[in-house]
Transfer RNA from a Spirochaetota bacterium, 72 nucleotides, folded computationally. The prediction has a mean pLDDT of 80.

RNA sequence: UGAGGCGUGGCCAAGUGGUAAGGCACCGGGUUUUGGUCCCGGGAUUCCAAGGUUCGAAUCCUUGCGCCUCAG
Numbered sequence: 001u002g003a004g005g006c007g008u009g010g011c012c013a014a015g016u017g018g019u020a021a022g023g024c025a026c027c028g029g030g031u032u033u034u035g036g037u038c039c040c041g042g043g044a045u046u047c048c049a050a051g052g053u054u055c056g057a058a059u060c061c062u063u064g065c066g067c068c069u070c071a072g
Base pairs, nucleotide, nucleotide: 001071002070003069004068005067006066007065010024011023012022018055026042027041028040029039030038048064049063050062051061052060
């Protein structure tokens, strides 16, 4: 410098146009003598950033940023 892939809660991760599943962790409650186990509940108000398309964007398009891989 060129090509490709990825970016979603503290961590992992699903979603592929119709307002974001699940697991771990965390917080509150129940159970328990206590802890653990088990059960119930809570948290994304901006899905890397900005712009565009659309009635509607995490999702499609453009640019930028970061990470990874390949080529030189």